This is a predicted structure of a 103-nucleotide RNA (SAM riboswitch aptamer (S box leader)). Model confidence (mean pLDDT): 84 of 100.
RNA sequence: UACUUAUCCGGAGAGGUGGAGGGACAGGGCCCGAUGAAACCCGGCAACCGGCUAUAUGCAAUGGUGCCAAUUCCCUCGGUUUAUUUUGACCGAAAGAUGAGUU
Repeated sequence: UACUUAUCCGGAGAGGUGGAGGGACAGGGCCCGAUGAAACCCGGCAACCGGCUAUAUGCAAUGGUGCCAAUUCCCUCGGUUUAUUUUGACCGAAAGAUGAGUU
């Protein structure tokens, strides 16, 4: 780098440093942000791998990751349905994120 697979409507600080941006990419929308963004530290959440007990929707965050506004913030492609001054609902796909395995 690529492939496979599982999960993605739950959860997580009115702390410190820091200073203007941020919400993956592109377009559109809508938001967050000097009552301080990113980032780092601390803190916290979480059981995917691994561990433990021993079989249970069990235990633990001291191991390896991960995560901590809004559903993966929403739409962009297809289908069903609804509407017909073109809207709404649902399903699926794509893309993405994270874990595990493989290359």
It was read from a public genome assembly, where an Rfam model found it. The model forms 97% of the base pairs in the Rfam consensus.